[in-house]
Molecule: Lysine riboswitch aptamer
Organism: uncultured Lawsonibacter sp.
RNA sequence: GGAUAGAGGCGCGGCGCUCAUGCGUACCGCGGGAUAAGGCCAGGCAGCCGUCCCACGGGAGAGGGUGCGCCGCCGAAGGUUAAACGGCCUGCCUGGGCCGUGUGACCUGGGCCGCGGGAGAAGAUCCCCCGGACUGUCACGAUUGAGUGGAGCGCUAUCC
Numbered sequence: 001g002g003a004u005a006g007a008g009g010c011g012c013g014g015c016g017c018u019c020a021u022g023c024g025u026a027c028c029g030c031g032g033g034a035u036a037a038g039g040c041c042a043g044g045c046a047g048c049c050g051u052c053c054c055a056c057g058g059g060a061g062a063g064g065g066u067g068c069g070c071c072g073c074c075g076a077a078g079g080u081u082a083a084a085c086g087g088c089c090u091g092c093c094u095g096g097g098c099c100g101u102g103u104g105a106c107c108u109g110g111g112c113c114g115c116g117g118g119a120g121a122a123g124a125u126c127c128c129c130c131g132g133a134c135u136g137u138c139a140c141g142a143u144u145g146a147g148u149g150g151a152g153c154g155c156u157a158u159c160c
Base pairs, nucleotide, nucleotide: 001160002159003158004157005156006155009074011073012072013071014070015069016068017067019065027058028057029056031054032053033052034051035050038049039048040047041095042094043093044092045091046090077108078107079106080105081104082103084101085100086099087098088097089096109135110134112132113131114130116128117127118126119125137150138149139148140147
């Protein structure tokens, strides 16, 4: 240096079911009231639609998540960014936003807790920075005591 196998633990990801949240919200129906410039991401052209409030009768879903099960795994995987492609935002053009896919570069050993920021309807949950203790691993150190440092491009085992 190569190949194979393996370890970390509130370990990682995917799928299915489930339950709650979303929500008595959006929306639909019906009745009443107010009102004239606007609404459909921004601008242009075109097209479509009135708008708001109240009462009553109905009344969701998605994204995100809990729990359980199954499957695949241990750079598992996650994130930032770049351009490309696809989808959505009334149609077209120019932009912009969101979501997804694979690719390139870069960052992160792991989960947990706290501050802050972002996403989110959310005090759920997720992501990121910083801090903290913990944990696995290796190196250094040792007068038995404990500490210091590194990063998964790492570590352990076997074989070549």